[in-house]
The RNA shown here (Glycine riboswitch aptamer) has 89 nucleotides and comes from a soil metagenome. The sequence is in RNAcentral, with records from MGnify.

RNA sequence: GCGCGGGAGAGUUCACCGCCUCACACGAACACGGUAGGUGGCGCCGAAGGGGCAACAUCCCCGGAACCUCUCAGGCAUCAAGACCGCGC
Repeated sequence: GCGCGGGAGAGUUCACCGCCUCACACGAACACGGUAGGUGGCGCCGAAGGGGCAACAUCCCCGGAACCUCUCAGGCAUCAAGACCGCGC
């Protein structure tokens, strides 16, 4: 590095749009109901990635780890992804 298995956290939130239902013989208008489809707001999470630092070293700067910390990115049903762990090659 590849394959297989395991693998956490955080929204019953608001607005708008879309869609569905109401819903019918036809026409017109259309939710006050529903909706894990979209965009934005607010809130929240840390385990892709990224940033920060203690000892120490140097000593002017520079260097310097993590599951700590920040939350830019990412994420907040399931799936997927996933640091990390195990097995095989």
Record summary: Of the family's consensus pairs, 89% are formed in the model. Its mean pLDDT, the model's own confidence on a scale to 100, is 76.